Annotation
Small-subunit ribosomal RNA from an uncultured bacterium, 1483 nucleotides, folded computationally. It matches the Rfam family "Bacterial small subunit ribosomal RNA". The sequence is in RNAcentral, with records from ENA. Model confidence (mean pLDDT): 84 of 100.
[in-house]
RNA sequence: AGAGUUUGAUCCUGGCUCAGGAUGAACGCUAGCGGCGGGCCUAAUACAUGCAAGUCGAACGGUGCAGCAAUGCAUAGUGGCAGACGGGUGCGUAACGCGUAUGCAACCUACCUUUUAUCGGGGGACAACAUUUCGAAAGAAGUGCUAAUACCGCGUAAGAUAGUAGUGGGACAUCCCACAGCUAUUAAACUUUCGGGGAUAGAAGAUGGGCAUGCGUCUGAUUAGCUAGUUGGCGGGGUAACGGCCCACCAAGGCGACGAUCAGUAGGGGAACUGAGAGGUUGAUCCCCCACACUGGCACUGAGAUACGGGCCAGACUCCUACGGGAGGCAGCAGUAGGGAAUAUUGGGCAAUGGACGGAAGUCUGACCCAGCCACGCCGCGUGCAGGAGGAAGGCGCUCUGCGUUGUAAACUGCUUUAGCAGGGGAAGAAAAGACUCAUGCGUGAGGAAUUGACGGUACCCUGAGAAUAAGCACCGGCUAACUACGUGCCAGCAGCCGCGGUAAUACGUAGGGUGCAAGCGUUGUCCGGAUUUAUUGGGUUUAAAGGGUGCGUAAGCGGUCUAUUAAGUCAGUGUUUAAAUUUUGCAGCUUAACUGUAGGUAUGGCAUUGAUACUGGUGGACUUGAAUAUCAUGGAGGUAGCUAGAAUUUAUGGUGUAGCGGUGAAAUGCAUAGAUACCAUAAGGAACACCGAUAGCGGAGGCAGGUUGCCACGUGAUGAUUGACGCUGAGGCACGAAAGUGUGGGGAGCAAACAGGAUUAGAUACCCUGGUAGUCCACACUGUAAACGAUGAAUGCUAGGUGUAGGGGGUAUCGACCCCUUCUGUGCCGGAGUCAACACAAUAAGCAUUCCGCCUGGGGAGUACGGCCGCAAGGUUGAAACUCAAAGGAAUUGACGGGGGCCCGCACAAGCAGCGGAGCAUGUGGUUUAAUUCGAAGCAACGCGAAGAACCUUACCAGGUCUUGACAUCCAGUAAAACUUGUAGAGAUAUAAGGUGCCUUCGGGCAUACUGAGACAGGUGGUGCAUGGUUGUCGUCAGCUCGUGUCGUGAGAUGUUGGGUUAAGUCCCGCAACGAGCGCAACCCUUGUGAUCAGUUACUAACGGGUAAAGCCGAGGACUCUGAUAAGACUGCCGGGGACAACUCGGAGGAAGGUGGGGACGACGUCAAAUCAUCAUGCCCCUUAUGACCUGGGCUACACACGUGCUACAAUGGCCACUACAGAGAGCCGCGAGACCGUAAGGUGGAGCCAAUCUCAAAAAAGUGGUCCCAGUUCGGAUUGUGGGCUGCAACCCGCCCACAUGAAGUCGGAGUUGCUAGUAAUCGCGGAUCAGCAUGCCGCGGUGAAUACGUUCCCGGGCCUUGUACACACCGCCCGUCACACCAUGGGAGUUGAUAGCACCCGAAGUCGGUGAGGCAACCUAACGGAGCCAGCCGCCGAAGGUGAGAUCAAUGACUGGGGUGAAGUCGUAACAAGGUAACC
Repeated sequence: AGAGUUUGAUCCUGGCUCAGGAUGAACGCUAGCGGCGGGCCUAAUACAUGCAAGUCGAACGGUGCAGCAAUGCAUAGUGGCAGACGGGUGCGUAACGCGUAUGCAACCUACCUUUUAUCGGGGGACAACAUUUCGAAAGAAGUGCUAAUACCGCGUAAGAUAGUAGUGGGACAUCCCACAGCUAUUAAACUUUCGGGGAUAGAAGAUGGGCAUGCGUCUGAUUAGCUAGUUGGCGGGGUAACGGCCCACCAAGGCGACGAUCAGUAGGGGAACUGAGAGGUUGAUCCCCCACACUGGCACUGAGAUACGGGCCAGACUCCUACGGGAGGCAGCAGUAGGGAAUAUUGGGCAAUGGACGGAAGUCUGACCCAGCCACGCCGCGUGCAGGAGGAAGGCGCUCUGCGUUGUAAACUGCUUUAGCAGGGGAAGAAAAGACUCAUGCGUGAGGAAUUGACGGUACCCUGAGAAUAAGCACCGGCUAACUACGUGCCAGCAGCCGCGGUAAUACGUAGGGUGCAAGCGUUGUCCGGAUUUAUUGGGUUUAAAGGGUGCGUAAGCGGUCUAUUAAGUCAGUGUUUAAAUUUUGCAGCUUAACUGUAGGUAUGGCAUUGAUACUGGUGGACUUGAAUAUCAUGGAGGUAGCUAGAAUUUAUGGUGUAGCGGUGAAAUGCAUAGAUACCAUAAGGAACACCGAUAGCGGAGGCAGGUUGCCACGUGAUGAUUGACGCUGAGGCACGAAAGUGUGGGGAGCAAACAGGAUUAGAUACCCUGGUAGUCCACACUGUAAACGAUGAAUGCUAGGUGUAGGGGGUAUCGACCCCUUCUGUGCCGGAGUCAACACAAUAAGCAUUCCGCCUGGGGAGUACGGCCGCAAGGUUGAAACUCAAAGGAAUUGACGGGGGCCCGCACAAGCAGCGGAGCAUGUGGUUUAAUUCGAAGCAACGCGAAGAACCUUACCAGGUCUUGACAUCCAGUAAAACUUGUAGAGAUAUAAGGUGCCUUCGGGCAUACUGAGACAGGUGGUGCAUGGUUGUCGUCAGCUCGUGUCGUGAGAUGUUGGGUUAAGUCCCGCAACGAGCGCAACCCUUGUGAUCAGUUACUAACGGGUAAAGCCGAGGACUCUGAUAAGACUGCCGGGGACAACUCGGAGGAAGGUGGGGACGACGUCAAAUCAUCAUGCCCCUUAUGACCUGGGCUACACACGUGCUACAAUGGCCACUACAGAGAGCCGCGAGACCGUAAGGUGGAGCCAAUCUCAAAAAAGUGGUCCCAGUUCGGAUUGUGGGCUGCAACCCGCCCACAUGAAGUCGGAGUUGCUAGUAAUCGCGGAUCAGCAUGCCGCGGUGAAUACGUUCCCGGGCCUUGUACACACCGCCCGUCACACCAUGGGAGUUGAUAGCACCCGAAGUCGGUGAGGCAACCUAACGGAGCCAGCCGCCGAAGGUGAGAUCAAUGACUGGGGUGAAGUCGUAACAAGGUAACC
């Protein structure tokens, strides 16, 4: 310090997630030791048992025990002090509770310290005790005795308190201090060892408290008004003290947008965690404060309490009971139950520290000190160290005779012994504190003797033996360090995010290996960080979320120039405080560290004080440039009220006139012979204002348009006359505010929601058409919203230019208007800097700055629900949550696509020719059937395809019969030759019998072959073409596809490759931030077309010779044809026109051929997970007496049917018969096979010639000539069937081909639709070849005859380039919306029901304080003894907790039914949006 995740990729916005640290933690696996800490976060739930607060006999009387006694010990009770501390918990509390800083001139303070003055003299009781009674108990009552440092008078009063009138001084409002008077009131307790202890009244101090105030202290406005003791006063009461704290009376105040009240949540702080910091979160342990003690109320005692282990009352709960009554309060320490994911021992000790009491010894102390349990945390240590390669065995992996890895790891050798074990020693913590003695006025000092340790025989030290007793957990796809094998097969599972898993998973599970941390490691929860993702530091707002629809204006914020003053803000110094602990620095102590000690320091806040005065603020004075006003000039669809013109539509009336009009893509509904439409005239009525008219004008926005008049308002310019900062923004508030809509009353021509009809359509509640009501118009009210948009708040200043336009001013010029220069205001365009994610903005900023306001913080849910406010309603405004997703989004890029555009091409259409689709047959496919009908191919680009040829074989399929190291390959051992021939059995495979016998040799053996045996292995047309290689198809022979360098862009990318021309072509030229290059195009190759040269047999034959019935038949020739080799030829080279002086194009000449001459081979980057595991090869998986191998037979040839491709036809351009001519290219020895003969023929016999320019196949056919048929299901057509033959072959039954005779089906030119072809092409006619024993209508070739048409590119299909839109990128076979149906989830409404909470009103009213009364009762004092003073019980009153009643409020739970919402691989209906999305979309 960042990273992952939206996309095909990019930049941005934006959320989600991760890496870090922390924790009172919990859970899983694991676990050797020690130190220091920590340990019910939940039920402030209920508690058994024990302990946690007592002490003093030097205050008192008594009792008991011991002792001969003196005396000592113990103690229930009276009395004193302490139980208000210490310890626990966090319920309540949003508060002067806490923090901080002040104040009390408005207060108290036991014990302690200092100091002043005192401790004189009396009295009467009550416990204990004794006795009686009641009670189950707890306990209570009566009578009697008694002590005190218990209680009560009296005396004294330095002093204190109160009153009073003086003097002096001070101050902060009430007031305070000092001095000397007077009056009144007020004390005590004794004890002693005579040192002392104790008591009383003051004055100070210290300590601890009380009260008040400034400031700070969570969330919600869907809580906006709250308050009657309320706010204040006067006078009282009360308190330690001020105070409405309480009361009577008077006034009507007080608080609140700077957030009152209400609701929710919460103890606060020092501090802790995190963070660079600012902040955010937390408030365990330790320290300070507060609150509470079963729940609520109340007082008493006391210095102090409204009292955790005191009291009274009420309530709930538990326990005891003799049913009459009683007892209790662990949020003390342990512990129990319960709750919970979860938190310990019913331990030891007062040795230390501290506390209570005591004169002291001492007693008490679950405070505390220790120990126990728990890896809960932090820190430290160990589990060994060194050497050691046969790189052991084993494991795992691999390309597997072996290698790699585990791995110096182990073994083995040497060494060490921390911790642990065994033995021995053994602390500090203890101060000789206290007591005693001495000194001392007091603090205090000195002295010697004894004694005190829970922890603990612990820490620590020494010795001994021995590597001995001690390693796990998580992870290994990216983020994120670390990879392989096997298993599994969208299953099981993983997952923090992205995402893995559908047969080769580095992501699941296991193993090996590795990485990280380590007595721990992971997971989960929570907090901070990263997150600048609430932004003060430190964000935004045209399009990503976000500018209010617009103005006026209140509070508030901000504010021009000069000057004086002040010192509030601000800055500086000083003082004080901010407890300690913590954090931080140095040093030190435990072996180190954690931990602890010690000495500092920083920082922050508050208060006080002294200064400074630039800036801000306050106050005073001045100024003119901001603002406003005045005068003059000028402008406009600015507003409002009235009057008014013309054109057009419609209607009405009249006229002319006749059959249609209207409407549409096409129609129909509709209107019209009762006379429409059309034309003319007249009239009525309403609404809107053509031309001018314009990125022109005006207005704050909405908005404003015929003309004219009145009224109102506004802008701008000039002058620089007046005022003198009067200004800007503006939360709330007020006003204006399109259209639609609402109310009342008018009006209503046209248009037109709803509605009706007609069309369209699968449907059409739409788009189109015919009608048509609200409405649109006017007046007065309401509504208050719009994509109310420049998606851009208002104001001010500054920052290059250019060019329009509207309204003014100035200058120049002119007779004047123009023109030109300049200036202000408005309104546009272009553009630089700058800004921006980009697009873009750019003086009218989205630039640079300032001020103020509004608004935003992921998408959906949702602008929804509930509540409030507004509205007549419709609805508006304010405005959530649960739940759900990992995205949603902006701009730009490259593609793809569009029922977008432009340009161009192609047998793409058009123009033509011939077909297919109908028939029969052939063939392939689907389907069906079957034991099997083997498998593959599937739009174009599967279907006469693999298959260039299934009777057996092929053959992969089926049935049956057989074999198991195998039909085939290699290796080992043994035996033997094997083959072959002939028998027998069998369907055959096979079994068996007989015969039969190698080659080389150095004589050891070797080679080949067969059989037997054992294993390694063979074998598989079994699976996966979605694991692959290779090969192929297709877009497409379309003209494209890229790279290097440079340049532009943040980037993806762009440029080049676009543009203007041109081409078949990214072909070429020109231009250009590009310049070059590569793969494609073209050319080079083959063939064909021309002539030439060379060569000349088997081909050829002109001349010469020979020769035949004829014939290159022969000699001969090399002229010709031809054969086959070599060069040549064509290049827009030449001429003319066009074009840009180009490329190129048009025409022409010459030429065999002319603009790539024709044809072929040749197929860029890539697309289709295209095809093929059955050509072959191959990974993995599977089978191994079978999914392998052999044999016989069957099947691949089935047949209701559907489709593709062909053949033959339907006939006269023809059929048949006869005669007769002209090719090319091929093939041939397991072959082609001549002549001849036989057969009607298929074919047969036979075998000349030919390994081929020699021989053979071989006859070319159509054409031509002649004849016949005469338009018919025929002399067309030939299917089907019968009979008889032929050929091949072991074998033609399933299942071949051919011949002859006979038979003679459908079919009379083919619906929708659809295919091929642009010239030697289509069409038509034959010929050959491969495969092959035999078997083409198929395929591949060959030649013969030989057309028609192309205006043209609007349309269909496909393609190329440019451009545009896009919500597509699996790329339109895309994406995607809504209802319905189903499942689940959360939520709103809901007749209600239940509960809780806080208040209000009333009733009742315990305990208790206060007040009244007190006829009852009473020891102290007075008393003349009656009584009085005083006190108490009782009664009454105010207040008063719990309880009851009532009406509401708020919150929660639940509720038949119901509303929408969300989520969910393959449901239904449509197709709304994205392209002009097929009616542009949206508000």